[in-house]
Molecule: transfer RNA
Organism: marine sediment metagenome
RNA sequence: GGUCUCGUAGUCUAAUGGUAGAACAUCGCGCUUACAUCGCGAAAACGGAGGUUCGAUUCCUCUCGGGACCA
Numbered sequence: 001g002g003u004c005u006c007g008u009a010g011u012c013u014a015a016u017g018g019u020a021g022a023a024c025a026u027c028g029c030g031c032u033u034a035c036a037u038c039g040c041g042a043a044a045a046c047g048g049a050g051g052u053u054c055g056a057u058u059c060c061u062c063u064c065g066g067g068a069c070c071a
Base pairs, nucleotide, nucleotide: 001070002069003068004067005066006065007064010024011023013021018054026042027041028040029039030038047063048062049061050060051059
């Protein structure tokens, strides 16, 4: 330098054009003499920019970051 691939919550992981969901973690309440466990509930995320579309996490382009291969 070229090709391919990945990027979603604090962590991990779904969602192949139509309300972004779950688990762990965090917080609140209940339970307990207390802690833990357990039950209920809450907050929290689509790497950035542009394009296509009535509508984009999804499709296209560029860019940023990680990884693999080739040279």